Model confidence (mean pLDDT): 83 of 100. The RNA shown here (small-subunit ribosomal RNA) has 1483 nucleotides and comes from an uncultured bacterium. Rfam family: Bacterial small subunit ribosomal RNA. Gene Ontology terms of the family: ribosome and structural constituent of ribosome.
[in-house]
RNA sequence: CGAUUGAGAGUUUGAUCCUGGCUCAGAACGAACGCUGGCGGCAGGCCUAACACAUGCAAGUCGAACGCUCGUAGCAAUACGGGAGUGGCGCACGGGUGAGUAACGCGUGGGCACCUGCCCGGUGGUUUGGGAUAACCGUGGGAAACUGCGGCUAAUACCGGAUACGCCCCUCGGGGGAAAGAUUUAUCGCCAUCGGAUGGGCCCGCGUAGGAUUAGCUAGUUGGUGAGGUAACGGCUUACCAAGGCGACGAUCCUUAGCUGGUCUGAGAGGAUGAUCAGCCACACUGGGACUGAGACACGGCCCAGACUCCUACGGGAGGCAGCAGUGGGGAAUAUUGGACAAUGGGGGCAACCCUGAUCCAGCCAUGCCGCGUGAGUGAAGAAGGCCUUCGGGUUGUAAAGCUCUUUUGGCGGGGACGAUGAUGACGGUGCCCGCAGAAUAAGCCCCGGCUAACUUCGUGCCAGCAGCCGCGGUAAGACGAAGGGGGCUAGCGUUGUUCGGAAUUACUGGGCGUAAAGGGCGCGUAGGCGGUUUGUUAAGUCAGGCGUGAAAGCCCUGGGCUCAACCUGGGAGGUGCGCUUGAUACUGGCAAGCUUGAGUGCAGGAGAGGAUGGUGGAAUUCCCAGUGUAGAGGUGAAAUUCGUAGAUAUUGGGAAGAACACCGGUGGCGAAGGCGGCCAUCUGGACUGCAACUGACGCUGAGGCGCGAAAGCGAGGGGAGCAAACAGGAUUAGAUACCCUGGUAGUCCACGCUGUAAACGAUGAGUGCUGGACGUUGGCGGGCUUGCCUGCCGGUGUCGUAGCUAACGCGAUAAGCACUCCGCCUGGGGAGUACGGCCGCAAGGUUAAAACUCAAAGGAAUUGACGGGGGCCCGCACAAGCGGUGGAGCAUGUGGUUUAAUUCGACGCAACGCGAAGAACCUUACCAGCCCUUGACAUGGGAAGUAUGGGCCGCAGAGACGCGGUCCUUCAGUUCGGCUGGCUUCCACACAGGUGCUGCAUGGCUGUCGUCAGCUCGUGUCGUGAGAUGUUGGGUUAAGUCCCGCAACGAGCGCAACCCUCGUCUCCAGUUGCCAUCGGGUAGAGCCGGGCACUUUGGAGAAACUGCCGGUGACAAGCCGGAGGAAGGUGGGGAUGACGUCAAGUCCUCAUGGCCCUUACGGGCUGGGCUACACACGUGCUACAAUGGCGGUGACAGAGGGCAGCGAAGGGGCGACCUGGAGCUAAUCCUCAAAAGCCGUCUCAGUUCGGAUUGCACUCUGCAACUCGAGUGCAUGAAGGUGGAAUCGCUAGUAAUCGCGGAUCAGCAUGCCGCGGUGAAUACGUUCCCGGGCCUUGUACACACCGCCCGUCACACCAUGGGAGUUGGUUUUACCUGAAGCCGGUGCGCCAACCGCAAGGAGGCAGCCGACCACGGUAAGGUCAGCGACUGGGGUGAAGUCGUAACAAGGUAGCCGUAAAUGAGAGUUUGAUCCUGGCUCA
Repeated sequence: CGAUUGAGAGUUUGAUCCUGGCUCAGAACGAACGCUGGCGGCAGGCCUAACACAUGCAAGUCGAACGCUCGUAGCAAUACGGGAGUGGCGCACGGGUGAGUAACGCGUGGGCACCUGCCCGGUGGUUUGGGAUAACCGUGGGAAACUGCGGCUAAUACCGGAUACGCCCCUCGGGGGAAAGAUUUAUCGCCAUCGGAUGGGCCCGCGUAGGAUUAGCUAGUUGGUGAGGUAACGGCUUACCAAGGCGACGAUCCUUAGCUGGUCUGAGAGGAUGAUCAGCCACACUGGGACUGAGACACGGCCCAGACUCCUACGGGAGGCAGCAGUGGGGAAUAUUGGACAAUGGGGGCAACCCUGAUCCAGCCAUGCCGCGUGAGUGAAGAAGGCCUUCGGGUUGUAAAGCUCUUUUGGCGGGGACGAUGAUGACGGUGCCCGCAGAAUAAGCCCCGGCUAACUUCGUGCCAGCAGCCGCGGUAAGACGAAGGGGGCUAGCGUUGUUCGGAAUUACUGGGCGUAAAGGGCGCGUAGGCGGUUUGUUAAGUCAGGCGUGAAAGCCCUGGGCUCAACCUGGGAGGUGCGCUUGAUACUGGCAAGCUUGAGUGCAGGAGAGGAUGGUGGAAUUCCCAGUGUAGAGGUGAAAUUCGUAGAUAUUGGGAAGAACACCGGUGGCGAAGGCGGCCAUCUGGACUGCAACUGACGCUGAGGCGCGAAAGCGAGGGGAGCAAACAGGAUUAGAUACCCUGGUAGUCCACGCUGUAAACGAUGAGUGCUGGACGUUGGCGGGCUUGCCUGCCGGUGUCGUAGCUAACGCGAUAAGCACUCCGCCUGGGGAGUACGGCCGCAAGGUUAAAACUCAAAGGAAUUGACGGGGGCCCGCACAAGCGGUGGAGCAUGUGGUUUAAUUCGACGCAACGCGAAGAACCUUACCAGCCCUUGACAUGGGAAGUAUGGGCCGCAGAGACGCGGUCCUUCAGUUCGGCUGGCUUCCACACAGGUGCUGCAUGGCUGUCGUCAGCUCGUGUCGUGAGAUGUUGGGUUAAGUCCCGCAACGAGCGCAACCCUCGUCUCCAGUUGCCAUCGGGUAGAGCCGGGCACUUUGGAGAAACUGCCGGUGACAAGCCGGAGGAAGGUGGGGAUGACGUCAAGUCCUCAUGGCCCUUACGGGCUGGGCUACACACGUGCUACAAUGGCGGUGACAGAGGGCAGCGAAGGGGCGACCUGGAGCUAAUCCUCAAAAGCCGUCUCAGUUCGGAUUGCACUCUGCAACUCGAGUGCAUGAAGGUGGAAUCGCUAGUAAUCGCGGAUCAGCAUGCCGCGGUGAAUACGUUCCCGGGCCUUGUACACACCGCCCGUCACACCAUGGGAGUUGGUUUUACCUGAAGCCGGUGCGCCAACCGCAAGGAGGCAGCCGACCACGGUAAGGUCAGCGACUGGGGUGAAGUCGUAACAAGGUAGCCGUAAAUGAGAGUUUGAUCCUGGCUCA
């Protein structure tokens, strides 16, 4: 002195970490669009059609070069002014545009063989002659543009001679070449030459896009020599000679593009860009060409060709806005046909001056940046209105109104600049200043689910719509639309587009490749890259200093000027670069000389399925022959095809053939990989160990290249035993083109030649060095001794592990650790390793390798679950062992279905179906039909009127509910005793009532279920990046997460168990209604009575059982087994009790409740009907089919309940249901109450003395009422049914089975339900299997969790794309034809003023002609790109469809890779031979 700078988020999952893409927040813009819009300053304004242009303007000027002519003034001379022309200078600048150009075009730094008008400086000169020509005049042609001929004339126009300090050429003798004058006499000019300045030309180094699906390009090509040409070097051109030149450090070709200073972004490095301003280049309708000139191959010049436009008398002509305005067109889109030369600058001129769409100004546009304003203060009754509300209030909100002020901006009036050094002001009566009136003239836009600041109500109902990503919307939407409120920015705000950022998502700064995308299949080796140690030298890299350059503007710093700012301006810094120069010499490089440790050689050894060739051996299989022998063999889950009485299989002997080498054999060995396995021989490669003799860095890697390269496959030739794609048959199956079986051909084998791919894997490139260990194994060598042990080194090959690394899994001296060198590869998923093109191949195919389109993910590892036709352990009437049923029959009952006016509703696997319903004839009742009511059947509130009790009888109307009237008896409740308060009815009006209407997927509550299964969690600690784990796992044990032991866990909670009830034993207390042993009384008999409480019993309190004791076992534990005692023994039996949760399980019709819906009805009342229907199907039951029974007789023994609108005894009647009767009982008292199976007799196997359905008749009871539609009784009738297919249910002991009894509901109605007791079995070997469950473990592509996920064809719709007979167009190459204008060359017989010559003529020139070159054009053949294209191929997406089930679990045949074949509609399969584990399980 300067600098002061780096933020993330959303989205893959049930959750996690990682990888990875997509998206957002920022800044910017020549922008556009939508809504809105007050003022000023400064800037900017066709990004598209280099599309076409009407009109005007954009380059002229000079009389001090020249002649002519016109006008004015003058008599004239002349003066002034104008016009066209000759001549000079300018027109090559200024202005526009970015088409072309990938190039010395541009940038930067150098160089020289060059030119340079005007300008500056120096030297010298400016002499003497000549011939023309335009204008003009005359006369023609033409419509015009224009032009022919003849004649006159001037010059600073043109030409010759002279002169030449210096200049140029030279053979060094010499040769060549200038000039212009005008005039006011002061200047302006002219010529030659030297130098400068300025501007330009050319050359070179370096830098400056993409594509290799463009790999070879090049004949003037590369160089040389001669000549020509240029201002100048040069193949620039030409002749000849040589055969070069360029290219993987990317030539050539294709595509794209003006380059730069800068601009935008970014922390930077970078990335993108090249508007405005500035520098350079290129272009001027398209293509070509030259002329003039100092300068052009010339934007507003010329010639030619072409396209287009215009004029035309059809013969010919004219034109070029990519100058400024402007027009049409294109487009999302970009301005006035303005003013002025006042300033700055340019051209001409001596000058005055003229010209200048350069420029300076104005106009239009919120296009951008900057500034200002739309008011300020006060003001709570927190007004009104709006919105929300839990109805209390909150909010809009000091906001408004009101009161008090101010006047920026805008308006009106007045004064009036700087820009101008002397004159001159378009802007402009502008900036600025003064005055006046008046809050007056002035606010919008977007957003409010998360990211992301900001929330409510209503509407809508997967509709309408939103959306940047994730995603919202299917009736309670903060996400759509509206409103209120809020947030953000503000004359703007949003949207769209584009760029950078975030993106470390191309990674130089600053990434990766075991499993996420990514290591080449392996080696040899070229170029290249990198390279041990010492010395010297050099100084290329490197470092330091100095110098030059790096334009200005911009950025940055610091001053200044507009009131500030934007903006303008002075100075400074910087500009990371390039060049020159002077130094330094550590490192790298070059050169030179050494060294031995890297590498190699040598010598001595031993190991090995290393390779090739030739031999050889035995076992086995098959076949053939022969013997023995007889009916089967073979094969499978089971079978069949098949073989066999023509003798198989089996067995014995002999023979043939081919292929492969059991045991040894081993995470053993060898090889670079693929791969290599009997034995022997020959040839041969590599590695290792020991020794330390030799060489002396000879090394590492390796783009291209070359070679090797499993299996399958191909060609042609052999061979062929077994096996075996294809194929055939048999099975399996819904099908089975498969899995299984019987056969069987290519092939498998050999030799030769191709192919060149694999999950070619350690999914891990090669090399070198370094970094703790332990235990194996293999080859070699050494040491010690006790000679079979210990120990050490080197090379391989394994396991476990430290540090470290990793997303984790894992790796861990054989690294995935720490470093270095080189190569290969990756950049979201799909499309796709595909298409096209190239190369290779006989083919199959390989290799290289995209895009459109589409998705918001696809993935890796690990976690918790769930699941598995995975595993282990264990349990349960789960199976098994038993007993009895269901399924068949008839009936009962529920459900489905059907029917119906209605058959109300709900419940649907287990866990709906004798369920809600513990009672549908009316009621119930919710359904249907009909008739009625409308503040309502019911609640609260207001007003008015009325009535105040209850009941009996009679009459009228009505189907009835009910209404009306009469008559008789009686006269409500509370009370503070006050006609104080209630009640009831009617009417009126309104709030409201009411709803078994909807939503159980808005809910509470309750319930079912897994399941009485043993589980479910928490705190702290520990481990893990994390989800999570640990605890809770393990070893035992239990009914149990029960207990014990162990353990980075230690504790705890909800569950289990226990505590509760009940049954079983005993004790104590108590003793009526119970009981009766003893005592007394008493009877026909009886606890009947006194009495008693012993027993039974009742019901209260206790005791008792705890693995406590013994033995065994176990681990000295927990426990288990056995035993003793005991009423009971290991939870003694039973009950109640149901963890965290699951099933959007069930219930809005129990109740409660949000929202929605109905309101003279979806509410309320009534009558009748329906819920009871009936071709069927299912569930649950009852009764049976009979003799373990039926019938008759007999008569003994329960328990638990119930009873006053009740139970109802005795007695009587009826065959019976039942009737009568009414004792007793509010119940240990009375009643129900009779228990039934049992026992005895009879029947004798039959549709029966079984069975009782159905039907007829007659009754009983309940009830207002039994028609639809009750129960019961008697008589009569006497159906099916002879033990029930597939299948299926319950039960493990006082259980099943069997027998009866009671209760709730209830007027009546039970085969159902809930209880009670009586009689009273059988069986359990056991856990393989079925079902369900628990724990541990394993796999997973599942997480809505296997009722999961998911693949392909087909069918339909849409989209992009490949092929495609061809077709259209662009571009380019080659060959040839043509050949305008023009320069050049030749010719020049036609023509010509200057010079020479007296002349003729000559020199020179011009036209013309010829030639070479060449634009456009044409013909032919290609290359390449693009458009279209009948048809066709696959691909993608899509709500739903069809067919199967391929994959994920051992996915039901483990899966996958490469390859071949066949088949199928396809997933595929399958199969074959080879390989992989990214397969499980078991041993």